[in-house]
RNA sequence: UGAGUCGUUCGGAUGACCGCGGCCAAGUAGUGCUCGCAUUAUUUGGUUGAGGAAAGUCGGGGCUUCACAGGACAGAGUGCUGGCGAGAGCCAGGUCGGGGCGACUUGACGAAUGGUGCAACAGAGAACAAACCGCCGAUGGACAGUGACCGCAAGGUCAUCGUCACAGGUAAGGCUGAAACGGUGCGGUAAGAGCGCACCAGCGCACGAAGCAAUUUGUGCGGCUUGGUAUCAACACUCGAAGCAAGACCAUGCAGAGGGCAUGAGCGGUCCGUUCGUUGACUACUUGUAGUCAACAACCCUCGGGUAGGUUGCACAGAGGGAUGGUCAUCGGUUGGCGCGAGAAAUUGCGACGACUACAGAACCCCGCUUAUAGAUCGACUCACCGU
RNA sequence: GGGCCCGUAGCUCAGUGGUAGAGCAGGGGACUCAUAAUCCUUAGGUCGCAGGUUCGAUCCCUGCCGGGCCCA
Numbered sequence: 001u002g003a004g005u006c007g008u009u010c011g012g013a014u015g016a017c018c019g020c021g022g023c024c025a026a027g028u029a030g031u032g033c034u035c036g037c038a039u040u041a042u043u044u045g046g047u048u049g050a051g052g053a054a055a056g057u058c059g060g061g062g063c064u065u066c067a068c069a070g071g072a073c074a075g076a077g078u079g080c081u082g083g084c085g086a087g088a089g090c091c092a093g094g095u096c097g098g099g100g101c102g103a104c105u106u107g108a109c110g111a112a113u114g115g116u117g118c119a120a121c122a123g124a125g126a127a128c129a130a131a132c133c134g135c136c137g138a139u140g141g142a143c144a145g146u147g148a149c150c151g152c153a154a155g156g157u158c159a160u161c162g163u164c165a166c167a168g169g170u171a172a173g174g175c176u177g178a179a180a181c182g183g184u185g186c187g188g189u190a191a192g193a194g195c196g197c198a199c200c201a202g203c204g205c206a207c208g209a210a211g212c213a214a215u216u217u218g219u220g221c222g223g224c225u226u227g228g229u230a231u232c233a234a235c236a237c238u239c240g241a242a243g244c245a246a247g248a249c250c251a252u253g254c255a256g257a258g259g260g261c262a263u264g265a266g267c268g269g270u271c272c273g274u275u276c277g278u279u280g281a282c283u284a285c286u287u288g289u290a291g292u293c294a295a296c297a298a299c300c301c302u303c304g305g306g307u308a309g310g311u312u313g314c315a316c317a318g319a320g321g322g323a324u325g326g327u328c329a330u331c332g333g334u335u336g337g338c339g340c341g342a343g344a345a346a347u348u349g350c351g352a353c354g355a356c357u358a359c360a361g362a363a364c365c366c367c368g369c370u371u372a373u374a375g376a377u378c379g380a381c382u383c384a385c386c387g388u
Numbered sequence: 389g390g391g392c393c394c395g396u397a398g399c400u401c402a403g404u405g406g407u408a409g410a411g412c413a414g415g416g417g418a419c420u421c422a423u424a425a426u427c428c429u430u431a432g433g434u435c436g437c438a439g440g441u442u443c444g445a446u447c448c449c450u451g452c453c454g455g456g457c458c459c460a
Stems, first nucleotide, its partner, number of pairs: 001384007009376002012331007020049013051359001055370002058368005063243004070272004075239005080093005094109006115232001117229002132174002134170003139167002141164003145160006182200006201225001203222008247312004256303005264276003277296009332357005338351005389459007398412004406443001414430005436452005
């Protein structure tokens, strides 16, 4: 010098003309009317008017309604450690894995020896097994030879050598597979095998060191070696439901009918608990209670009819078919070749001309996550190149 | 603004971890004087896109894209 990574901030500016929404002030016209107010329309002036994501609607909260403001179940969410916290969020760290030369970046995380499941195909064999190809020939067996002994002979017994691999032994080697029940070496064995030993890994126990912890690390002893996967359920912690189109108020309007009703209805999927009016008649008795029946109301279900208006909720922008835009000029930023320079070089500055100037618009509010994004600025770090 | 679903062959739809199916439509053949019906046969798939978990994903998880329904 260039390129990159991480983080902060910004994310076009100015002027002119015309045009929008809110608020304030003044005026004009109309309407109503309590004669001075309200309201509708309009003119002039002043002032004000989108974001880092306003987006996706993925999390959490404020707020509103329902409730008896209760309990349990179901259901849903989270799961390494510490801290903040409303939060699958944020900060810092740990272990394992992926990408990058690197600065960095990204994914996962409890528990499998409490239980249920899954691993297709291949392979002998996939959770407590397994013998396909192989290897062995010590032991039992078969065949042949030789020697010795017994026997008249047939044949039998013993020993030795060779072959086979039936019984047997083996899991070191090979095959299959994503994964095969420690690894390397030496000894040992018939051949092998932690069978034994040395070193290493793992596991268990004991004693330490660092750290709040997850975890990292050291020494010693030891049987030698006691899979993978978080699917369901379990464990720990948290959670009422619905959502501003929630709700509140006003105006307008019609047309109700039938059934149920304590074995019913009322927050929410279930259950428990809890609450539930008026009138009349009758009965009992303690003249005021309890029970029964009927009707009405509330409530629930079915069918049918009417309405879709306005105010508010709603805010230092506050709309309500939804406003901040259009044109011109200049400047800024990125970039292309051209021209002129600077430097030792890598590289870079200036000028005119040409092209481009990102993602994209509030809708009750707030805190996050995720996604889209031309570029600029400052700081830290990494890599590359050049020359002295 | 908010809430709830869907995406598989040309079309309509199944498929709840082991490598993708049915019907209709299309091509060819048989039958028929010819067509239809019927029968046989055949091809057609980035399972919306990207990433993650797992040995392995249409299916499980995360994000994005597109489509549909509801609210006073």
Molecule: RNase P RNA; transfer RNA
Organism: Actinomycetota bacterium